The part of an RNA shown here (large-subunit ribosomal RNA, domain I) has 526 nucleotides and comes from Scyphosphaera apsteinii. NCBI's taxonomy places the organism under Eukaryota, Haptophyta, Coccosphaerales, Pontosphaeraceae, Scyphosphaera. It matches the Rfam family "Bacterial large subunit ribosomal RNA". The prediction has a mean pLDDT of 82.
[in-house]
Context: one part of a larger RNA
RNA sequence: AGCUUACGAUGGAUAUCUUGGUGUUCAGAAGCGAUGAAGGGCGUGGCUACCAACGAAAUAUCUCGGGGAAUUGGAAGCAAGUAUUGAUCCGAGAGUACCCGAAUGAGGAAACUUCAUGAACUACUUCUUGAAUAAAUAAAGAAGCAAGAGCAAACCUAGUGAAUUGAAACAUCUUAGUAACUAGAGGAAAAGAAAGCAAAAGCGAUUCCCUUAGUAGCGGCGAGCGAAAUGGGAUUAGUCUAAACUCUAUUUUGGAGGGUUGUGGGACAAUUUUAUUUAAUUUGCAGUUUGUUAGAUGAAACAGGUGGAAUAUUGUACCAAAGAAGGUGAAAGUCCUGUAAUCAAAAACAAGUGCAUCUUUUUUGUAUCCCAAGUAGAAAGGGACACGUGGAACCCCUUUUGAAUUAGCGAGGACCACCUCGUAAGACUAAAUAUUACUGAAUAACCGAUAGUGAACUAGUACCGUGAGGGAAAGAUGAAAAGAACCCCGGGAGGGGAGUGAAAUAGAACAUGAAAUCGUAAGUUU
Repeated sequence: AGCUUACGAUGGAUAUCUUGGUGUUCAGAAGCGAUGAAGGGCGUGGCUACCAACGAAAUAUCUCGGGGAAUUGGAAGCAAGUAUUGAUCCGAGAGUACCCGAAUGAGGAAACUUCAUGAACUACUUCUUGAAUAAAUAAAGAAGCAAGAGCAAACCUAGUGAAUUGAAACAUCUUAGUAACUAGAGGAAAAGAAAGCAAAAGCGAUUCCCUUAGUAGCGGCGAGCGAAAUGGGAUUAGUCUAAACUCUAUUUUGGAGGGUUGUGGGACAAUUUUAUUUAAUUUGCAGUUUGUUAGAUGAAACAGGUGGAAUAUUGUACCAAAGAAGGUGAAAGUCCUGUAAUCAAAAACAAGUGCAUCUUUUUUGUAUCCCAAGUAGAAAGGGACACGUGGAACCCCUUUUGAAUUAGCGAGGACCACCUCGUAAGACUAAAUAUUACUGAAUAACCGAUAGUGAACUAGUACCGUGAGGGAAAGAUGAAAAGAACCCCGGGAGGGGAGUGAAAUAGAACAUGAAAUCGUAAGUUU
C1' cells in the first nucleotide's frame, strides 16, 4: 500500500407519513366603490421581532340569537385578570374605522406639506349675468344635487390589428381577424319574432348540440380553407312604436286616443259582441311558504392473557334508516368527534306566494287616405360572406347619384320571363349556451417534500437587478417534554456518569438512515 471482515464517522438516498397542492363534478354567488373600493403605509398587546386580528372606541365596543365551561390568537413562559349574575367561542345586525390610494380644498418625490376645513372635474336642476350680433345663443358666475370617475379571474360585444410559422424558398395565400392594445356591458353577453328558408311538397323568431361533411365548393386549383338547407335533440314566448284618423295644447318641437299586418293590414263607413285573460311589469299591503347565514337530538362491549400503551388476539355479546370519515399510547360499527334520520332562527338575506293596482271582440262595404327617404337601387372603390373578382347574387362601408307607395316593393347565387316566398329602410324580449377570481359540498387506477402550485415552513419571502423583471432553499424527537435534576473533565463547545423513557445508536445537528467518502481493529498479500 492492496484485499477481506467487523465496528464506527460523514452523508441524507430509500420505504413510511401529510399540514400543502392538482384535476373533475354539483350547488351558490357573479361584483366592490365618493356612505371613499381594490391594494397598501403606520400603529394597537403588561413583556411583542414576525404572522394573523383590529383601528386613536385599535389583540377590541354594543344589541340580538346560538352554546354551556373554561379562557386572555399562532406561541411556550412570567405577571395580572375574566367566567354558571353564562365568559372565551359561533352566527346576524349596529358602532368605530388614523394616513395614502379613483383620492376629490391646494400642493406633492404615495402614506407628507399647507391654507384652514373646501363635492376637485363632468353631468343634471335653478338663478344671475351675458359676446361677435338686434332678439337670441355660446360662454361666465353662484347655489343645489352624490348620477359618473376607480378596481376586479375568465366568459361577451365592438374598434384597431401584427409577426414568427406553413407553402419544405417566396410575393397572392396561410398563421388570423389569432396574439396584443383600446372601449363598453352583464350575470351572462350577443342574436331574435322573416323584405327568411325552400321547391311544385312544405316549414314558420333566435341560440346551442348531433348529423349533413371534410360533402358542395373556394384555392399561386399549391399549401391549405371549408359551408348551408333537410333530419334528430336542448329550450320555447312573444311584444311595443311611426303613419293615416280624432281630440287637445303650444310661437314651434308636443300630449291623449287610435293602430301594428302579408290567406295584405289599418284608417274610414256600417254591423256585431264579451266577460274573463295575459305577467317578461310597477307600486303598495300581507308576513304566510321554502332556502341560506349559528346550531340540537343522535343506537350499540365487556372480560382474559401479551404489551410501555389494545383499537390486534382469545372468549362471550350488542347496534344498525348509523359498517362515510377522522381522532384516541398498535389495527375501534358499539371510547371521542361524527355518520343515517329527525328537528331548529331573535336578526338579516334570497326565491316564491296571496290581495289590490292595469287591459274587450267579430263581420261586411268602399278603393278616398296611410303603411318608416337622401332610404332601396345604380356607378366607382373596399370589406365581409366557406366563396381569393370570379358568371358573383345576398350583406356592410365610403364617394357621386338616386326611386316606387300595394295594380307597390324585395328575394329565390349574373340577368330576363313565369311561378313561389316575404313585406326593408323604428324598437324591446326570458329559456336552452359561455365562464369561474370567489363560497360550500363531494370526488380521484392524481402528487407525496428534487414530486405536487414558484410557495406543505417568515413565499412572491430571502436574494439578484437602476428598472421592467427574475426568484430560491427550507417538512418528521417522543404516546406524553417525562427536553436530561445532581456529580465529574473543560474557558467554552463537547463529552463521561446519574436520571427519564418501551427505546436515547429517539438527546433537540433529534424517526428510518443506502451510496460515494473517511477512520479504527483483526486477518491476509506484497